RNA sequence: GUCUUAUCAAGAGAAGCGGAGGGACUUGGCCUUAUGAUGCUUCAGCAACCUCUAGUUCAACUAGAAAGGUGCUACUUCCAGCAAGGUGUGAACCUUGGCAGAUAAGAA
Numbered sequence: 001g002u003c004u005u006a007u008c009a010a011g012a013g014a015a016g017c018g019g020a021g022g023g024a025c026u027u028g029g030c031c032u033u034a035u036g037a038u039g040c041u042u043c044a045g046c047a048a049c050c051u052c053u054a055g056u057u058c059a060a061c062u063a064g065a066a067a068g069g070u071g072c073u074a075c076u077u078c079c080a081g082c083a084a085g086g087u088g089u090g091a092a093c094c095u096u097g098g099c100a101g102a103u104a105a106g107a108a
Stems, first nucleotide, its partner, number of pairs: 002107007013043005021032003026081004044073003049069002051065005077100001082097006
């Protein structure tokens, strides 16, 4: 890198370094940023995928825990784009699915 499965409207920030863009890509929108972002480091925290305990022997499920492996800590994956449907005179709005992506666990 590819494939499979699950989840993605909740939750959780300080300090130091550094000095310009950043919110994955592309187009549009909307935000964020010299009151120092993005990023990196340290510490802290959130969650509960793997994990552990109990209910029951396995699976599944439920409840609990947080030592360990990951992950995460502006905005719904920031929103839309493709398809279908609904409301509306219209502008516009809403729902579902899909694509793409992220994370976890596993497989060849």

RNAcentral holds the sequence, with entries from Rfam and Ribocentre. SAM riboswitch aptamer (S box leader) from Solibacillus silvestris StLB046, 108 nucleotides, folded computationally. The source organism's lineage runs through Bacteria, Bacillati, Bacilli, Caryophanaceae and Solibacillus silvestris. The coordinates come from a structure-prediction model, not an experiment, and the mean pLDDT is 84.